[in-house]
The RNA shown here (small-subunit ribosomal RNA) has 1499 nucleotides and comes from an uncultured bacterium. It matches the Rfam family "Bacterial small subunit ribosomal RNA". Gene Ontology terms of the family: structural constituent of ribosome and ribosome.
RNA sequence: AGAGUUUGAUCCUGGCUCAGGAUGAACGCUGGCGGCGUGCCUAACACAUGCAAGUCGAACGGGGUACAGACGCUGAAGAUUGGAGUGCUUGCACAAAGAGAUUCUUGUUUGUACUUAGUGGCGGACGGGUGAGUAACGCGUGGAAAACCUGCCUCAUACAGGGGGAUAACAGGAAGAAAUUCCUGCUAAUACCGCAUAAGCGCACGGUACCGCAUGGUAGAGUGUGAAAAGAUUUAUCGGUAUGAGAUGGUUCCGCGUCUGAUUAGCCAGUUGGCGGGGUAACGGCCCACCAAAGCGACGAUCAGUAGCCGGCCUGAGAGGGCGGACGGCCACAUUGGGACUGAGACACGGCCCAGACUCCUACGGGAGGCAGCAGUGGGGGAUAUUGCACAAUGGAGGGAACUCUGAUGCAGCGACGCCGCGUGGGUGAAGAGGUUAUUCGUAAUGUAAAGCCCUAUCAGCAGGGAAGAUAAUGACGGUACCUGACUAAGAAGCCCCGGCUAACUACGUGCCAGCAGCCGCGGUAAUACGUAGGGGGCGAGCGUUAUCCGGAUUUACUGGGUGUAAAGGGAGCGCAGACGGGAUAGCAAGCCAGAUGUGGAAGCCCCGGGCAUAACCCGGGGAGUGCAUUUGGAACUGUUAACCUUGAGUGCCGGAGGGGUAAGCGGAAUUCCCAGUGUAGCGGUGAAAUGCGUAGAUAUUGGGAAGAACACCGGGUGGCGAAGCGGCUUACUGGACGGUAACUGACGUUGAGGCUCGAAAGCGUGGGGAGCAAACAGGAUUAGAUACCCUGGUAGUCCACGCCGUAAACGAUGAAUACCAGGUGUUGGGAACCAUUGGUUUUCAGUGCCGAAGCAAACGCAAUAAGUAUUCCACCUGGGGAGUACGUUCGCAAGAAUGAAACUCAAAGGAAUUGACGGGGACCCGCACAAGCGGUGGAGCAUGUGGUUUAAUUCGAAGCAACGCGAAGAACCUUACCAUGUCUUGACAUCCGGAUGACAGAGUAUGUAAUGUACUUUCUCUACGGAGCAUCCGAGACAGGUGGUGCAUGGUUGUCGUCAGCUCGUGUCGUGAGAUGUUGGGUCAAGUCCCGCAACGAGCGCAACCCUUACCCUUAGUAGCCAGCAGUGAGAUGGGCACUCUAAGGGGACUGCCGGGGAUAACCCGGAGGAAGGUGGGGAUGACGUCAAAUCAUCAUGCCCCUUAUGACAUGGGCUACACACGUGCUACAAUGGCGCACACAAAGGGAAGCGAAGGCGUGAGUCAGAGCGAAUCCCAAAAAAGGCGUCCCAGUUCGGACUGUAGUCUGCAACCCGACUACACGAAGCCGGAAUCGCUAGUAAUCGCGAAUCAGAAUGUCGCGGUGAAUACGUUCCCGGGUCUUGUACACACCGCCCGUCACACCAUGGGAGUCGGAAAUGCCCGAAGCCGGUGGCCAAACCUCGUGAAGGAGCCGUCGAAGGCAGGUCCGGUGACUGGGGUGAAGUCGUAACAAGGUA
Repeated sequence: AGAGUUUGAUCCUGGCUCAGGAUGAACGCUGGCGGCGUGCCUAACACAUGCAAGUCGAACGGGGUACAGACGCUGAAGAUUGGAGUGCUUGCACAAAGAGAUUCUUGUUUGUACUUAGUGGCGGACGGGUGAGUAACGCGUGGAAAACCUGCCUCAUACAGGGGGAUAACAGGAAGAAAUUCCUGCUAAUACCGCAUAAGCGCACGGUACCGCAUGGUAGAGUGUGAAAAGAUUUAUCGGUAUGAGAUGGUUCCGCGUCUGAUUAGCCAGUUGGCGGGGUAACGGCCCACCAAAGCGACGAUCAGUAGCCGGCCUGAGAGGGCGGACGGCCACAUUGGGACUGAGACACGGCCCAGACUCCUACGGGAGGCAGCAGUGGGGGAUAUUGCACAAUGGAGGGAACUCUGAUGCAGCGACGCCGCGUGGGUGAAGAGGUUAUUCGUAAUGUAAAGCCCUAUCAGCAGGGAAGAUAAUGACGGUACCUGACUAAGAAGCCCCGGCUAACUACGUGCCAGCAGCCGCGGUAAUACGUAGGGGGCGAGCGUUAUCCGGAUUUACUGGGUGUAAAGGGAGCGCAGACGGGAUAGCAAGCCAGAUGUGGAAGCCCCGGGCAUAACCCGGGGAGUGCAUUUGGAACUGUUAACCUUGAGUGCCGGAGGGGUAAGCGGAAUUCCCAGUGUAGCGGUGAAAUGCGUAGAUAUUGGGAAGAACACCGGGUGGCGAAGCGGCUUACUGGACGGUAACUGACGUUGAGGCUCGAAAGCGUGGGGAGCAAACAGGAUUAGAUACCCUGGUAGUCCACGCCGUAAACGAUGAAUACCAGGUGUUGGGAACCAUUGGUUUUCAGUGCCGAAGCAAACGCAAUAAGUAUUCCACCUGGGGAGUACGUUCGCAAGAAUGAAACUCAAAGGAAUUGACGGGGACCCGCACAAGCGGUGGAGCAUGUGGUUUAAUUCGAAGCAACGCGAAGAACCUUACCAUGUCUUGACAUCCGGAUGACAGAGUAUGUAAUGUACUUUCUCUACGGAGCAUCCGAGACAGGUGGUGCAUGGUUGUCGUCAGCUCGUGUCGUGAGAUGUUGGGUCAAGUCCCGCAACGAGCGCAACCCUUACCCUUAGUAGCCAGCAGUGAGAUGGGCACUCUAAGGGGACUGCCGGGGAUAACCCGGAGGAAGGUGGGGAUGACGUCAAAUCAUCAUGCCCCUUAUGACAUGGGCUACACACGUGCUACAAUGGCGCACACAAAGGGAAGCGAAGGCGUGAGUCAGAGCGAAUCCCAAAAAAGGCGUCCCAGUUCGGACUGUAGUCUGCAACCCGACUACACGAAGCCGGAAUCGCUAGUAAUCGCGAAUCAGAAUGUCGCGGUGAAUACGUUCCCGGGUCUUGUACACACCGCCCGUCACACCAUGGGAGUCGGAAAUGCCCGAAGCCGGUGGCCAAACCUCGUGAAGGAGCCGUCGAAGGCAGGUCCGGUGACUGGGGUGAAGUCGUAACAAGGUA
């Protein structure tokens, strides 16, 4: 950066589509690791469960637990003491009561530590979520508050004296299921309340100084008046009160900016303002009473739709466009709606009250709840995660602190959702392995790829060590990051694409099927486009698809588009607003320029540097942030102010031109009608007719009259005037333009959205008028039809007046204005200068035409009257269709006009030009094309081919010309491809292999069949003797075979246009290009033949010539040909000769060469001479580029497909020969220009050996017997016939005609039944010259007559040749057909057998109307009126204060204003649905016509 797609091709316009980037994505296939991010876009749907806001015992009184102390006391244990008493061995043992240290237990009290429900304090207004609402001072940006508040924090100053009364908790009682509540009693405080004290604090009053943009502010002073406090404690501290200041946070106001719709144009009633009051932290209609009637709006009010806004993000070269997820700022919201309370701060997400909906509990009386906090659930959805860990860090709340709380936060988990990084190995390795795919079968590709060998270890896995993050301690993350070691190439590649765009191709399958497709488009038997495979291309842990945005798209164009014909100039004018605006001077400084200052948060972006190994990511610094504001300067330009100028504009004066307008009057010609005269049978009309008029007198003609409409001729014009429009003459009134002048004004100008006015024809209303013309209508024609074109009539209308309508191809398809930019030539009106007799020349202004330079334009074209160069303003366009339609609105009497969509659908629609083709377009030319002639066909019979029908089969092909006596130059069998029946299966035919044999074939014999058959006999070649060759048979498979399909897969061959004169190329030139030129033009020709001219000059294939034949002559040569002269015969038989004829070789000859005329002095044409022949002498061969998917797969060849004991091969018989019929081509005729009979002439060209076959004999004949000669200038076929001569027939279904049939034969052949030809005799049909129509032929032709040949055993009326006899006509090119050249139109290009329109019928789709019906939204009016604030209030209650009364403040209750939800009502807007209905779109080959494209057949 572009590309594809409209066409046969081109250029342009113009849409559609693609390649790029991006995403909070989703889906499909696939999936190794890590880092950093990110994750309900839908139902602001409903939520189970847990957690997310608490903390302070250093405010307070209690409670609890533990410990300690003290006190009292009950009980228990109890060292020790005590000794009543007892036993006795008399000094030993036992022992009650009492005393009792100590311990335990219980109670009271004090203290300490911990804990805590309650009172109290601070915090629950932060943090976290969401985007419903909001089009707004909501947000952004910049300002303002002299109109404000601010807890905790900081600083400063000062202070804290002394009292009082309650109340939770608690205890007791009561109600209730519960939630909870009530009563009585007790009690504390940093809870509450007075009093004291207090200023530079508040309030009130008056006054001073200074300052301010206004209200006003600041600072002193004075008087009066008012209001404070709290303590705790571990004695370190922490608190309390007042005032001031700061900081922080908030509130309010203002400028500017902030989506779409005008099919929303008017909106608003506290609305706009004022005075006064209330309220608030504060200003304010914020609220209230009163007064005024304002306020907003095309610079878009109101209404409707949509939407949180921004920093930023994506894209883009930029300007822009789109977006607002994560992160950050602001706002709003917290189930829906309303409300206040508390508080420094809320009208409060995890507070309260009320109402609504929903959910839950309930004992039915009542209660409870709010995940748009973190997880999680259901639901919705294409779609979005764990009911995790931790307060270690950062931050927050409380606390003096320890600390507690913290789903903020830090981390982890899940998801390729995104970005970034890494890996899935590296080296070597050719037998180019195997496999696979393709194949021309040779090979090629996969492919160094694999295997093999050598190496390495990033990631993952295993083991060991092990951080930073923390400042002394404290680590969720985490035994994580990281480091080390050992170990194995192991555990780790897919997705999309391969017709073009767009990198990458082959095979098979499929056969308009299945399918693909972003656009163009692929697929109907050879698909690089479908599916699969091989190969290849791209990207890669991803790849594709879908959705959305920007880009490309200069396709909304500010940068950066257009409007003659592609979409697009308003029908025209006037003109308000707006936009733009002449010359000179001075001031101001709004725009503008420059400097400075402030701001433009952080993050992001850019640059530099740094940290994670790198990157993504993160950190630091700088820049940018195009903006806003303030300020200081400047004054060129724009603006503005002042006073000027005259050239733009206007006025005045002078002048001429004009179908300019309006009104009135007048005129003649013509048409029609009426009256009268003349006059008689038609008139009229058409392509031709008819309807119509006319003997009741038309038409025609003469005279008179009436009426309406239009104004012939005009040097009437490419002319004039005007905006559309205007045409007889005169008069009146009147508008504008133009020329001259330069007196006046002094920028007064240009354009012009809305607005107003005018506005052809048709149409409408009212009233007139009505001759002609003439929609509708009627009749007549035409026609398949003819609701048309043509004709005869004819009403609205056309005319006038008044009023509507407001549109046209209202066109120059070209808006208005100004200036500039070569010329030439006409014409209209006016002026100037010069020369002059009419007049002429030069010049100027205003119009109106043509040609043309530059320039412009896609081209066509425009070109001073621009479509050129510039400026200003307005209008309009943005693919085609749907559609100028629907709905809505405005206008209109109506018709309708104006404004003006969408759904849906297509990939085009379109402009200009090019080449063709075509035209019931034009010009020119040619052809047996017509005409002029001659003879036919179409009628008959027959032959032959075709169609159709039939059939077992009637094999197949050919189909307008250009199929049909064609393939077929010859079907009894064969041919033969068809049918029936039978037979064979490596085959009837070819090659290869193995075995056997020496044959096979042929001949013969035997046998058998419908027939092919079977068996037997008979005879290989060469040799170096090893064998080889050949042939047959048998066997196996490769294969054979196919007249099976496709001529639309092909080659080759052929037909046709057409023996028409065309078809092209190189170089040059022109054109953006397709293309043009040459090749057109003027002549001429049979001809693109030749000449001349020409931006062309040359050349090629065609034409012509060269070739063959024929016509004349010559030379050479004479056998099989010939015979003049010589000899000679029955005979050119023979001798002889080659002169002639002839034969066959070579030459000559004809070239417009000569003469005259025409023509351009050319080419050439006309005439003539000479010549056998004269203007290519006649004929043939020869067929350009191409057209028809023309014909042929059945001549042959051939790709692919199909059959393979059959679609092959063989055999017999049948069929191709059928026969109600139709057509083509022929033959024979219909007769006297003839038939028949008799006699008798004259050819050419051919053929002949499995042949032609003479003479002779036989037969009526076809033929036959026999066989001479001849491989042929020798012999034969072979007789030519018509003609000519003589005779006969006498116009008839015949002495014409010969079909059909019968009988008897001949020939060919294996064989004439189906199914041959010929002969003889007999029979003797139709037919008496042929409808519509149609064919051939221009001279040795038509016509007519016979002869020959190919094929062939036989079988021509066909075909191909040959000669004989031998005409008529052509004025001419108007017409029919075909062709050529030039030109023109075209909507055709498959090219007129083209294209294409509309109704109707059918199917589907979206949409308008529609009796209605359903739903939603926002308002309005009225009713009801919760909670609550505010106001009022007799009675009621009433600790603190006081004057002690039941006083004041206060409270409950009640009343009132406001007030959500709700109810009622009539409207507005939007949407869904609806019988029926309207048109629209799409659809394969439907029906009817043929409207358009050519003069499209009526432009």